Small-subunit ribosomal RNA, 5' domain from Mariniblastus sp., 502 nucleotides, folded computationally. The sequence was found in a public genome assembly. The source organism's lineage runs through Bacteria, Pseudomonadati, Planctomycetota, Pirellulales and Mariniblastus. Model confidence (mean pLDDT): 84 of 100.
[in-house]
Context: one part of a larger RNA
RNA sequence: GAAUGAACGUUGGCGGCGUGGAUUAGGCAUGCAAGUCGAGCGCGAUACUUUUAAAAGAUACUUCGGUUGAUUUUUUAAGUGGAAAGCGGCGAAAGGGAGAGUAACGAGUAGAUACGUACCCAGGGGUUCGGGAUAGCUGCGGGAAACUGCAGGUAAUACCGAAUAAUGUCUCCGGACCAAAAAUUUAUUGCCCCCGGAUCGGUCUGCUUACUAUUAGCUUGUUGGUGGGGUAAAGGCUUACCAAGGCAAAGAUGGUUAGCGGGUGUGAGAGCAUGGCCCGUCUCACUGGGACUGAGACACUGCCCAGACACCUACGGGUGGCUGCAGUCGAGAAUCUUCCGCAAUGGACGAAAGUCUGACGGAGCGACGCCGCGUGCGGGAUGAAGGCCUUCGGGUUGUAAACCGCUGUCAGAGGGGAGCAAAUUUUGAGCUAUCCUCAAAGGAAGCACAGGCUAAGUUCGUGCCAGCAGCCGCGGUAAUACGAACUGUGCAAACGUUAUUC
Numbered sequence: 001g002a003a004u005g006a007a008c009g010u011u012g013g014c015g016g017c018g019u020g021g022a023u024u025a026g027g028c029a030u031g032c033a034a035g036u037c038g039a040g041c042g043c044g045a046u047a048c049u050u051u052u053a054a055a056a057g058a059u060a061c062u063u064c065g066g067u068u069g070a071u072u073u074u075u076u077a078a079g080u081g082g083a084a085a086g087c088g089g090c091g092a093a094a095g096g097g098a099g100a101g102u103a104a105c106g107a108g109u110a111g112a113u114a115c116g117u118a119c120c121c122a123g124g125g126g127u128u129c130g131g132g133a134u135a136g137c138u139g140c141g142g143g144a145a146a147c148u149g150c151a152g153g154u155a156a157u158a159c160c161g162a163a164u165a166a167u168g169u170c171u172c173c174g175g176a177c178c179a180a181a182a183a184u185u186u187a188u189u190g191c192c193c194c195c196g197g198a199u200c201g202g203u204c205u206g207c208u209u210a211c212u213a214u215u216a217g218c219u220u221g222u223u224g225g226u227g228g229g230g231u232a233a234a235g236g237c238u239u240a241c242c243a244a245g246g247c248a249a250a251g252a253u254g255g256u257u258a259g260c261g262g263g264u265g266u267g268a269g270a271g272c273a274u275g276g277c278c279c280g281u282c283u284c285a286c287u288g289g290g291a292c293u294g295a296g297a298c299a300c301u302g303c304c305c306a307g308a309c310a311c312c313u314a315c316g317g318g319u320g321g322c323u324g325c326a327g328u329c330g331a332g333a334a335u336c337u338u339c340c341g342c343a344a345u346g347g348a349c350g351a352a353a354g355u356c357u358g359a360c361g362g363a364g365c366g367a368c369g370c371c372g373c374g375u376g377c378g379g380g381a382u383g384a385a386g387g388c389c390u391u392c393g394g395g396u397u398g399u400a401a402a403c404c405g406c407u408g409u410c411a412g413a414g415g416g417g418a419g420c421a422a423a424u425u426u427u428g429a430g431c432u433a434u435c436c437u438c439a440a441a442g443g444a445a446g447c448a449c450a451g452g453c454u455a456a457g458u459u460c461g462u463g464c465c466a467g468c469a470g471c472c473g474c475g476g477u478a479a480u481a482c483g484a485a486c487u488g489u490g491c492a493a494a495c496g497u498u499a500u501u502c
C1' cells in the first nucleotide's frame, strides 16, 4: 500500500447493488417449512330442493259450528352437493441447513466397467377368467392420556389364484419358467412384458492432495488361493479349509490439525495465505446402533433399540429433537423481522381447474462493504463584529459572513406513467425508469493529524508531574512532541484504532 463475513471509538443526509451467528455441531417456548389426486375406492356430515305424514297455526271469510291455510317444528322418500376421516397411487431420497467427523478413492484430474435407473422418449407385443380379505363403518369395551381390544359387515388401479408366453430368463439343449388394472365425458388416459435411448447413480484404477521421526516398525480376514454364501454389481464383502504372506526410511503405523475443489486476497511474476457469500462434490441431522419400505435411504421435520437431556401424568405409563424460516436463552468484541406473497422462476401431485411450497420473489433492520449523488451557485470590502496573534503600527480567520440576485439535484407534497406479464381474455406481493406541478437555501459535515519519517505551527497551561508514543523519542519553568485555544494539513458520510493475510 492492498484486503476482510470484521469489531471498537467519534460522527452520520439520500440512493443502488451486495452482504450479515466466524464463538457453544450449546439448550430451545410459539407459529409455519410436504403434500396432492374424487378422472382409483367405499362411506357419505352440515346444508339446500322436492315429497309423505303428524302437530301448532298468522291472515281472510263466517251461519260463530267451522272453512281457508302463509309459516314453523317433527317425520317418510328422492335428488343436489360434497366437509371430515379412511383404503389406494405418486411424492415425501428433491428443495433447504450445517461443517461435527474425515489426511480418505473424501476431493481434483484422467480413465475403466462387473452394474442399477421411478418419472421421460422411441419400437415390438399383451391387457382373459376368477377368488378371499381388510380399513373406514356399526355394536360392545379397556385406558388419565398416548393409544388400543373383541364381534359383525363393505370397496378398489389394495391383495391372491388360474390362463396365455417370446425377440425374455434358466438350461444337462430334451425342455422348463415368468405378467397385467382399470377409469370415464367413447376417445383419451392408464396397466403388464421385452429391446433400445436419455438422465442420474453405484463400483474400480493411475497421479495429486497439511504438520510431526522428541512416532520405526505395523498387520491375523491380515496377503493370496479353492469351495460355499451374499450383492444391482468386481472383490476377504462374508464364511470353511489351505499357503505365509502384505505394508514400510520414496516415511508404513501412531499423534496433531483440517471437509475438498472452482475460486478469493496479495504480488510485476514466481509464490505465499485462504476456502465466508455463489457453483460442484462429500459428510452429518440430540448421541450410538439397526434394519424396514421403496426405482432410489440405512432416510433432517419416517420406524425400532439403548443413552443423556427436557416435558406431561390419575404414578400404571407416555411425549420430544430448529446444523429449515423467523424468534428465544446462554456464551461472546460481534452478526437482523416471531414481516408480505405464491404475481414471477422452479418443484410435488393432478386430465385440468387448481392445491401445497419460510425453495423462491420481495419488503424490514445494520455506513458491514463497494459505487453514485448531495450538503448550493454568482456577486459582495467600512476587508463589519467576534476569536487568535502582535514589535500595539497592525496581521490573520476572510469573499468567509451579513447583504443582493439565481437555481432546484436529493429529501418533502400532489398528479400522470411504460415495464417486471411470458399469453388473445385474466393474473403484481412488491418495485419502478421516466414526465408534470408546488414550495423553499431551506432538512444534510465530520474525523484524524500538525518534532522527523510525513502534508501541515503559533500562543497559553503544566513542570520527569499529568501525560504522549508505530520507530527514533518528548515532558525536570520560555515544550512547534503532554492538555486547551486559534490556525493549518489530509481524507470525507465517513474518519481513526485494533486484529489478521499478502
Base pairs, nucleotide, nucleotide: 001502002501003500004499006498007497008496009495010494013373014372015371016370017369018368019366020365026329027328028327030326031325032324035090036089037088040087041086047080048079049078050077053074054073055072056071060067061066097284098283099282106209107208108207109206110205111204112203113202115201116200120197121196123194124193125192126191127190128162129161130160131159137152138151139150140149141148142147168177169176170175182189183188184187210256211255212254217247218246219245222244223243224242225241226240227239228238229237259281260280261279262278263274264273265272266271286307287306288305289304290303309320310319311318312317337363339362340361341360345359346357347356348355349354376406377405378404379403386397387396388395389394410443412438413437414436415435416434419431420430446491447490448489449488450487451472452471453470457486458485459484460483461482467474468473